[in-house]
Molecule: Glycine riboswitch aptamer
Organism: Rhizobacter sp.
RNA sequence: ACGUUCCUCACUGGAGAGAGACUCAUCUGAGCGUGAGUCCACCGAAGGGGCAAGCGGCGUUCUGCGCAUGGACUCACACGCGCGGACACCGCCAAUCUCUCAGGUAAAGCGGACAGCGAGGGCAUC
Numbered sequence: 001a002c003g004u005u006c007c008u009c010a011c012u013g014g015a016g017a018g019a020g021a022c023u024c025a026u027c028u029g030a031g032c033g034u035g036a037g038u039c040c041a042c043c044g045a046a047g048g049g050g051c052a053a054g055c056g057g058c059g060u061u062c063u064g065c066g067c068a069u070g071g072a073c074u075c076a077c078a079c080g081c082g083c084g085g086a087c088a089c090c091g092c093c094a095a096u097c098u099c100u101c102a103g104g105u106a107a108a109g110c111g112g113a114c115a116g117c118g119a120g121g122g123c124a125u126c
Base pairs, nucleotide, nucleotide: 001125003123004122006121007120008119009118011116012115013114018040020039021038022037023036024035025034026033041105042104043103047101048099049098050097054092055091056090057089059087061086062085063084064083065082066081067080069078070077
């Protein structure tokens, strides 16, 4: 200098789903409200769990080829070794898929996967 499916930070955008019931505390003249807990219903986009292809491992499983041995001397057959394939099992493993442990469920606010843009760092090349 240039690039980057990496990390951090700033800015912008950013969805879903009960102002549910009960109990306790707090506030109040009382209610509303606020906080905590329990129960029921619901949401997926903090975090977390699960998986496909693929890759790797393994096998008293099946199978192809080659070699050696036995018997036989033409094949077929048995057994062993090597190189492959199939299948089963195990391990690794993605998402906005899936589960709903956690989290969340009026508006606003907070949070928010992800996307855009910028800065710094890491890495790669010259």